[in-house]
RNA sequence: GACAAAGGCAAACCCGCCGCGAGACGGGCACGCAAAACCAGGGGCCUCGCAUCCUGCGAGGCAGCCCGGCUACCGAA
Numbered sequence: 001g002a003c004a005a006a007g008g009c010a011a012a013c014c015c016g017c018c019g020c021g022a023g024a025c026g027g028g029c030a031c032g033c034a035a036a037a038c039c040a041g042g043g044g045c046c047u048c049g050c051a052u053c054c055u056g057c058g059a060g061g062c063a064g065c066c067c068g069g070c071u072a073c074c075g076a077a
Stems, first nucleotide, its partner, number of pairs: 001074001008033002013028004018023001031064001038069002041067003044062008
């Protein structure tokens, strides 16, 4: 990044299962995705606990919120 082609991922919802929770994982499905591969470094949002009435501290979650880092498939003009 082209109304090309190959291959890929998979939201909501449902089922199972783990977690106090945010959410994770597996299956079904298909809203979307050119990094919707990977990494919580910066910002943001969310959860739990403690303190407190200023919102602070601690432990977590989200990479499909943005930035950044890193690696990679196809491929015309």
Molecule: c-di-GMP-I riboswitch aptamer
Organism: soil metagenome